RNA sequence: AAUCUGUUUCAGGGCGGAGUGAAAUUCUCCACCGGUGGUAAAGUCCACGAGCCGAGCAGUAACUGCAAGGCCGAUUCGGUGAAAUUCCGAAACCGACGGUAUAGUCCGGAUGAAAGAAUCAGAAA
Numbered sequence: 001a002a003u004c005u006g007u008u009u010c011a012g013g014g015c016g017g018a019g020u021g022a023a024a025u026u027c028u029c030c031a032c033c034g035g036u037g038g039u040a041a042a043g044u045c046c047a048c049g050a051g052c053c054g055a056g057c058a059g060u061a062a063c064u065g066c067a068a069g070g071c072c073g074a075u076u077c078g079g080u081g082a083a084a085u086u087c088c089g090a091a092a093c094c095g096a097c098g099g100u101a102u103a104g105u106c107c108g109g110a111u112g113a114a115a116g117a118a119u120c121a122g123a124a125a
Stems, first nucleotide, its partner, number of pairs: 003123004008118003016030004031105002033095002035048004043093002051071003056066004075091005097108003
């Protein structure tokens, strides 16, 4: 140094302009945003987290906690190069649930949870 166990901290961005309307940051036109690890630097590849459903288990029950498992969006063309769906150029596309005039951007669950990152301590050869 690598590995294992634990501590602490951190760990998601974005509606600005115009129009219609009684009412819209929700509709229409323009604009704006992009979690974590991997890999030639990635919202669109691979994997994970988040989100939704949930057998089963525990607590008398309501319901809550844990949780196997399931579901889960979207990209092409050209260029450079040893290598890029990742860079450069161009044109596209996507975005949980509840609330509310129909929401990726507002409010809420959430002062939550978490992939993971850093940190310190210990173990062991």
Predicted 3D model of a 125-nucleotide RNA (FMN riboswitch aptamer (RFN element)). It was read from a public genome assembly, where an Rfam model found it. Model confidence (mean pLDDT): 83 of 100. It matches the Rfam family "FMN riboswitch aptamer (RFN element)". Rfam links the family to the GO term FMN binding.